The prediction has a mean pLDDT of 83. Predicted 3D model of a 473-nucleotide part of an RNA (small-subunit ribosomal RNA, 5' domain) from an uncultured bacterium.
Context: one part of a larger RNA
RNA sequence: GGAUGAACGCUGGCGGUCUGCUUAACACAUGCAAGUCGAACGGACUCUUCGGAGUUAGUGGCGGACGGGUGAGUAACGCGUGAGAAUCUGCCUUCAGGACGGGGACAACAGUUGGAAACGACUGCUAAUACCCGAUGUGCCGAGAGGUGAAAUCUAAUUGGCCUGAGGAUGAGCUCGCGACUGAUUAGCUAGUUGGUAGUGUAAUGGACUACCAAGGCGACGAUCUGUAGCUGGUCUGAGAGGAUGACCAGCCACACUGGGACUGAGACACGGCCCAGACUCCUACGGGAGGCAGCAGUGAGGAAUUUUCCGCAAUGGGCGCAAGCCUGACGGAGUAAUACCGCGUGCGGGAGGAAGGUCUAUUGACUGUAAACCGCUUUUAUUAAGAAAGAAUUCUGACGGUACUUAAUGAAUAAGCCUCGGCUAACUCCGUGCCAGCAGCCGCGGUAAUACGGAGGAGGCAAGCGUUAUCC
Repeated sequence: GGAUGAACGCUGGCGGUCUGCUUAACACAUGCAAGUCGAACGGACUCUUCGGAGUUAGUGGCGGACGGGUGAGUAACGCGUGAGAAUCUGCCUUCAGGACGGGGACAACAGUUGGAAACGACUGCUAAUACCCGAUGUGCCGAGAGGUGAAAUCUAAUUGGCCUGAGGAUGAGCUCGCGACUGAUUAGCUAGUUGGUAGUGUAAUGGACUACCAAGGCGACGAUCUGUAGCUGGUCUGAGAGGAUGACCAGCCACACUGGGACUGAGACACGGCCCAGACUCCUACGGGAGGCAGCAGUGAGGAAUUUUCCGCAAUGGGCGCAAGCCUGACGGAGUAAUACCGCGUGCGGGAGGAAGGUCUAUUGACUGUAAACCGCUUUUAUUAAGAAAGAAUUCUGACGGUACUUAAUGAAUAAGCCUCGGCUAACUCCGUGCCAGCAGCCGCGGUAAUACGGAGGAGGCAAGCGUUAUCC
């Protein structure tokens, strides 16, 4: 000098665009953040013009594996990059083929009943695109014998959906080369350890796991152990080489009160799912139950320090649905903070008996200073009034918002501070103080004439900011 997710002190007019718990992955009151489909199904209820229309607790389907948050853990194929083979992939898409016949249940509901509640229990009835059985095989698996082997058709319907196989696309799992922290005051580490055979297991390779066999494998090119840390694109700085860093935005990873486990599913070992254990909090009729903000707001705590318990689904995107549409704290916006960057303003011109006041003085003066007063003008912003968008492509649909913007009116009106002035370093005198009080980034000032302390006048610098502190180059 540059930089910051900054903080502190003094000060503070406006607009645009970003950004805003870096600390306790501490604990959380309250509300909302994931639903949707009646064109899968039987009921129930409401209305009825008796044709039907509507609502939806339950069964069923799809989605709750996305989106959003955080960075605790992780030195690892976790990340980056480049290769690879032994894999799966709902929805979407292309092609080929198919959809026949039958059956028994369980919710809802009704009845009885337990419990304070959470939530149940028994008996009976019932539907389906729920479930089961048989047939159907272009196919698939297998060396072969052979094995496995699907569906539901519905509708007012040329809609859409269902099953099988082969591709595509997308997404995901796995393997390897190379690359990226610290400590040797850590030198040896390793028994599923290294390899083989046979199996198990998986979507798939593999000591991933099991049995048996062999005795290997890693290491000063730093194993093991320890400390620290999410990684990257990037960001800051620098002429570069480098150094530092990883907020916001984007990609990947990991986590969801702590630890463990699986279920369902195309996909999870699942933030707002389940089970177990633990800590904590809450309810209780003491028998037993409920909970998880590292989602958006918000509260307490911690801290130098970080915002509203706001509006809207109008746009973009997502889920469901044939659609209408519903949901969406994603998102779009508003609010808040000079936190940062950018822009604008706080007036312009004239005005000398160089007024008064102040400070200094060599006491005929000098400076403040055209500065003010005063005269003329202008109206950005502010205020008031009127009009008023684009964003909506494609009928309708605008939260923002009567906002931006436009026009008119009023009137200099509504708007300047902060730091410094010994040298480095731009800017000097007076008074006070007297090694005191104090200053200070370094050198150093202060002990009676201090341009270095405190005040004043003046000056210099930057300016809605200016200084200080912290950190990086």